[in-house]
Molecule: SAM riboswitch aptamer (S box leader)
């Protein structure tokens, strides 16, 4: 890359350092916002979380934990096209996307 499954509620930094301009994950576009009083991106430091991990029970499941092995820690809105629900509005849901555990 790619497949299958799960889950996308909640929660916890706008700290420090290198960097030096873009960033707000979820069609194209567009609108807001945020940024040289320093974007992403990397480290380092602290936190959440609890998928893998460990420990326990009455065991397809609960409950407790936090060394390790990922993740994640401001914050958006409008939106077309597929399916389904008598359906132009509405509501769901696939599909896009992230993440995590397995397989190629």
């Nucleotide at each position: 890359c790619u497949c299958u499954u799960a889950u996308u509620c909640a929660g916890a930094g706008g700290c420090g350092g290198u960097g030096g301009a873009g960033a707000u994950a979820c069609a194209a576009a567009g609108g807001a916002u945020c940024g040289u009083u320093g974007a992403a991106a990397c480290c380092g430091c602290g936190g959440c979380a609890a998928c893998c991990c460990c420990g326990u029970c009455g065991a397809u499941g609960g409950c407790g934990g936090a060394a390790g092995g990922u993740g994640c820690c401001a914050a958006c809105c409008u939106g077309a096209g597929c399916g389904a629900g008598u359906a132009u509005u509405c509501u769901c849901g696939a599909a896009c996307a992230a993440u995590a555990a397995g397989g190629g």